[in-house]
Small-subunit ribosomal RNA, 5' domain from an uncultured bacterium, 541 nucleotides, folded computationally. Rfam family: Bacterial small subunit ribosomal RNA. Model confidence (mean pLDDT): 82 of 100.
Context: one part of a larger RNA
């Protein structure tokens, strides 16, 4: 000098950022991932409308249609992002520079081609049954953008074959022909010109969003390589899928990744193996630098999600708030059997020197779904707590000597010091208090209308949307009013005297003080340093 600090004394204000470093210990409770009815069939409610019956003539009942709302289910997309933690990992994990002629990529953009015609189910639902529950079973019906055949095949893929070009070793790119194989889904709005029924509707036409195949792009990822990346030799040898080949399997893809066979290799004193420690980087601290130390907040990458293992779905996971198995633990139970996973945000217990609210809002930014309106969002933005940090402001300013009184000190009783300090006079009003006014953040977006053109964009008008917050800020009012402490004073080291104590009590970072005049202990006065802080302790340079 520094700090995610703690402790002691003290404490006025707002701004900004920070806040379990320990037990990757265990967790009560609430919330943190949903959304789409413009994919689909149902169940319930139902404004409103029509009809019928009863009559008490304006009510009741029945029935038909029904906008809209709610609900679970089928289906789609999202849930692999965002958020947390640092256990493991000394490794292509990370950093840096490259490679893939060995690869994948949902949503998005561009281009080309298409979307024909059928079928059978399963939920929901109904009926029945089992169970304390969690939940499950049987029978029957049904829809779809769910599922499955068929057709077509621009193409793609496989095989055969021909041509052209290129390279980086295996090789790569493009074009032509033949055979085989390979796709789809509709929804909504509008229109009646064509076609059908001949009414305004559709299987017709137009538009939007979706769908299928192929090529390209963008983005995101996967794999490989050079170099760099703590410590111990009181760890010297290690290795059998080990090292290589051939053939196969597997993968998006290369590869002992896996397997059969064959060979006997491979790493190591330039430190293998083993042990210890540790997430890595951008950066941070220190230092003139070289260097040393650290990796909290923020950003990038990695790894993990009670412990261990595994796969499923999917463009993407071997998946924090998914599934299965095993284990430990906790809970429920009718004892037969079940349920759970805060290293998400709050919060609780425990551990500890020590670290916050079971808050508000989706207004903005961003994300998911949706044509949209919108819904969800403990991401985010705000607010709350803490001098734990940093920068700033204030606790008044000017004048004022009878150099007042008290206190303390010296003494030759004169004095010195506290000290312009106070009193007193004049002035100011930041912050705080009170009164009144009062934002920007909404650039934008929504809805309605109009217009322009390059037809999904832009412009104009109107309308509406603010958590923070009646906050910031502004104006006014009163009034010096409400606001100073901590450590130190032997040397290092800025700052000294008196009293008490008497190797006691005590101090101390080092040297060292204290045994009767202690500038070193305790108190006082005075002084020095810093100041909303000052010291101490831990740690780093």
């Nucleotide at each position: 000098g520094a700090c995610g600090a703690a402790c002691g004394c003290u404490g006025g204000c707002g701004g900004c950022g920070u806040g379990c470093u320990u037990a990757a210990c265990a967790c009560a409770u609430g919330c943190a991932a949903g959304u789409c009815g413009g994919a689909c069939g149902g169940g319930g409610c139902g404004a409103u409308u029509g009809a019928a019956a009863g009559c008490u003539u304006g009510c009741u009942u029945u029935u038909a249609a029904g906008a809209g709302c709610c609900c679970a289910g089928u289906g789609g997309c999202a849930a692999a992002c965002g958020g947390g933690u640092g256990a493991g990992u000394a490794a292509c994990g990370c950093g840096u520079a490259g490679g893939c002629a060995a690869c994948c990529u949902g949503c998005c953009c561009c281009u080309g081609a298409g979307a024909u015609g059928g079928g059978g189910a399963c939920a929901a639902c109904a009926g029945g049954g089992c169970g304390a529950a969690a939940g499950c079973c049987c029978u029957g019906c049904u829809a779809a953008u769910a599922c499955c055949g068929a057709a077509u095949g621009u193409u793609g893929u496989g095989c055969u074959u021909c041509c052209u070009c290129c390279g980086c070793a295996u090789g790569g790119a493009g074009g032509g022909a033949g055979c085989a194989u390979u796709a789809a889904a509709g929804a909504c709005g509008g229109c009646c010109u064509c076609u059908a029924c001949u009414u305004g509707u559709a299987a017709g036409c137009c538009g939007u969003c979706a769908c299928u195949c192929a090529g390209g792009g963008a983005u995101g990822g996967g794999c490989c390589u050079g170099c760099g990346u703590c410590u111990g030799a009181u760890u010297a040898g290690g290795u059998u899928g080990u090292c290589g080949g051939c053939g196969g399997g597997g993968u998006a893809a290369c590869g002992g990744c896996c397997c059969a066979c064959c060979g006997a290799g491979c790493c190591c004193g330039c430190g293998a193996u083993c042990g210890g420690u540790a997430g890595g980087g951008g950066u941070u601290c220190u230092g003139a630098g070289a260097g040393g130390a650290a990796g909290g907040u923020c950003c990038c990458c990695c790894a993990c999600a009670c412990u261990g293992g595994a796969a499923c779905u999917g463009a993407g996971a071997c998946a924090c708030g998914g599934u299965c198995c095993a284990g430990a633990c906790u809970c429920c139970u009718a004892c037969g059997g079940g349920a759970g996973g805060c290293a998400g945000c709050a919060g609780u217990g425990a551990g500890g020197a020590a670290u916050a609210u079971u808050g508000g809002u989706c207004a903005a930014u961003g994300g998911g779904c949706g044509c949209g309106a919108g819904c969800c969002u403990g991401a985010a933005c705000c607010a709350g707590c803490c001098a734990a940090g940093u920068a700033g402001c204030g606790u008044g300013a000017g004048g004022g000597a009878a150099g007042a009184c008290u206190g303390c000190c010296c003494u030759a009783u004169g004095g010195g010091u506290u000290g312009u300090a106070a009193a007193c006079c004049u002035c100011u009003u930041u912050a705080g208090u009170c009164u009144g006014g009062g934002a920007a953040u909404a650039a934008a977006g929504u809805c309605g209308g109009c217009g322009a053109c390059g037809u999904g964009u832009c412009g104009c008008c109107g309308u509406u949307u603010g958590u923070a917050g009646g906050u910031a800020c502004c104006a006014g009012a009163a009034g010096a009013a409400u606001a100073a402490g901590g450590a130190c004073c032997g040397g290092c080291u800025a700052a000294u005297u008196c009293c008490g104590u008497g190797c006691c009590a005590g101090c101390a970072g080092c040297c060292g003080c204290g045994g009767u005049a202690a500038u070193a202990c305790g108190g006082a006065a005075g002084g020095u340093c810093c100041g909303g802080g000052c010291g101490u302790u831990a740690u780093c340079c």